Bacterial RNase P class A, 344 nucleotides, folded computationally. It was read from a public genome assembly, where an Rfam model found it.

[in-house]
RNA sequence: UCAGCCUGCUGGAUAAUCGCUGGUGGGGUAUAGCCCCACGAGAGGAAAGUCCGGGCAGUACAGAGCAACGACAGUCGCUAACGGCGACCGGGAGUAAUCCUAGGGAAAGUGUCACAGAAACAAAACCGCCAUCCAUUAGGGUGGUAAGGGUGAAAAGAGUGGGGUAAGAGCCCACAGUCCUAUGUGGUGACAUAUAGGAGUGGUAAACCCUGUCGACUGCAAGGAAGAUCGGACUACCAGCUGCUCGUUGGCCGGUCGCAAAAACCGCUUGAAUGUGUCAGCAAUGAUGCAUCUAGAUAGAUGAUUAUCCACGACAGAACCCGGCUUACAGGCAGGCUGACGGA
Repeated sequence: UCAGCCUGCUGGAUAAUCGCUGGUGGGGUAUAGCCCCACGAGAGGAAAGUCCGGGCAGUACAGAGCAACGACAGUCGCUAACGGCGACCGGGAGUAAUCCUAGGGAAAGUGUCACAGAAACAAAACCGCCAUCCAUUAGGGUGGUAAGGGUGAAAAGAGUGGGGUAAGAGCCCACAGUCCUAUGUGGUGACAUAUAGGAGUGGUAAACCCUGUCGACUGCAAGGAAGAUCGGACUACCAGCUGCUCGUUGGCCGGUCGCAAAAACCGCUUGAAUGUGUCAGCAAUGAUGCAUCUAGAUAGAUGAUUAUCCACGACAGAACCCGGCUUACAGGCAGGCUGACGGA
């Protein structure tokens, strides 16, 4: 210099004026209200999709067992939790940096393998090869053969060499390879590696299924809130958000207290919070010091105008909150690494 890989950050700036939402302080008034003034605050990295997980709320304190249904699937770790994240192992791609991985079980059973092909998995002979019979220029019948050819994504499922045979074949042998088991070594582990023994009957589980782990339902239009509490009766029947069994609560009777609707209020934003430093860890992450308070509307505010500047501005707008994942995104900044070529 060229080509490429990975990560982090940012997402127009400043000022003035006029509005809007809510907060604090002050003032006025006809005081659960309304009006005025001042001050400071006011969307995102994805606020989105609503796909996972959790908090919170109700259903019993969501209780126990079995079934059904669903999700997940290498190992170790992180986390409040997860189907998320990190590191590593195995497999695959790449010269490399690096990237991808839907990664339990196919000797439990069932299904299935299009087209082509003789045959798609306990049975198979189309061509070829061999033996034999008929025929005797060609060819045909019967049997053997899975080495060779052909079809196909896949062909009976272990390559090379030798032996063997009528011709052949793990049929037999040697070496190499694959898988399984045992032992040793290294590793927390997945696993790697060495030695010994054994085995050779395809694929597909993003087909049913089997194994293991986990999982109640409904969502802030939840809910506070329509009932609470005490005593008695009943376990027959009914109800309590998939079914059954168990358990439990309620119903039924009596006592005490409370209760119209609507609006308003609470829930509502101080939280697994944000910024920054230190320490531990490869990392995810954790511990800790200091500082900060950063929208809370309810038809739903976060806008408009003017001036100046630049690289002329993408995707996009909170509605209970948080952790992830996924998707959309103009431009800009920073860092790390790989390969090739050239120079010192």